[in-house]
Context: one part of a larger RNA
RNA sequence: UGUCGGAAACUUGAGAGGACCUGUCCCUGGUACGAGAGGACCGGGAUGGACGCACCUCUGGUGUACCGGUUGUCGCGCCAGCGGCAUUGCCGGGUAGCUACGUGCGGACGAGAUAACCGCUGAAUGCAUCUAAGCGGGAAGCUCCCCUCAAAACCAGGUUUCCCUAUCAGAGCCGUCGUAGACCACGACGUCGAUAGGUGGCAUGUGGAAGCGCAGCAAUGUGUGAAGCUAAGCCAUACUAAUCGCUCGACCGG
Numbered sequence: 001u002g003u004c005g006g007a008a009a010c011u012u013g014a015g016a017g018g019a020c021c022u023g024u025c026c027c028u029g030g031u032a033c034g035a036g037a038g039g040a041c042c043g044g045g046a047u048g049g050a051c052g053c054a055c056c057u058c059u060g061g062u063g064u065a066c067c068g069g070u071u072g073u074c075g076c077g078c079c080a081g082c083g084g085c086a087u088u089g090c091c092g093g094g095u096a097g098c099u100a101c102g103u104g105c106g107g108a109c110g111a112g113a114u115a116a117c118c119g120c121u122g123a124a125u126g127c128a129u130c131u132a133a134g135c136g137g138g139a140a141g142c143u144c145c146c147c148u149c150a151a152a153a154c155c156a157g158g159u160u161u162c163c164c165u166a167u168c169a170g171a172g173c174c175g176u177c178g179u180a181g182a183c184c185a186c187g188a189c190g191u192c193g194a195u196a197g198g199u200g201g202c203a204u205g206u207g208g209a210a211g212c213g214c215a216g217c218a219a220u221g222u223g224u225g226a227a228g229c230u231a232a233g234c235c236a237u238a239c240u241a242a243u244c245g246c247u248c249g250a251c252c253g254g
Stems, first nucleotide, its partner, number of pairs: 001152001005163007015149004021049007033038001051106005059100004066093005071086006110144003117137004164253001170248004174190005195241003198237005205229002211224005
């Protein structure tokens, strides 16, 4: 831009893509078979491998915005307490998120038409013959079934509702954002409000703050005290910011 009035939703599926794998063990059964050695078909069950999709409860990884320990040096006048720099200085842990080594799930079941092949009936050819007419069976393969996309499928599909009384139905700009993201787009929210920040509570992590008391010459230990601090998490709360507004958008569609 189109789809032949303008919108908002919900859809059909032409077509396209994905997937399609397989081992071992147990039962049937030491049965059929076989002199024995050995040892099934069919059918049923269990458990794996690789691969794929999703997820983060668990186990781990990461986690330079969380907590702690510690070395050197500089600074805050000094002590104490802190801060800067040294690869995040080094080291021990770790929330959310993202993740695999973690967890869950998947290949199925079934249907149709077939291949090789196996048949029925059956002539040409009084017999025979699966084939010539006709009719069956038969694969991890083919077409469906399963998952995803999909009406620019230009034969541009369908259904429902709204608007034509109006710049209306609706959409955008703008703002606060994230289950989204390079931008755009998509999604949530904009006071009729929990969208983000802040705040309160909780969770989680760290691991026992500072100050003061006590013990000790001191290093240090100990009490106050499961202390202090705590990112991205959860719940709540209008304190702050989403103010006020502007633009586009028809002419009942021969």

Predicted 3D model of a 254-nucleotide part of an RNA (large-subunit ribosomal RNA, domain VI) from Magnetospirillum sp. The RNAcentral record of the full RNA draws on ENA. The prediction has a mean pLDDT of 90. It matches the Rfam family "Bacterial large subunit ribosomal RNA".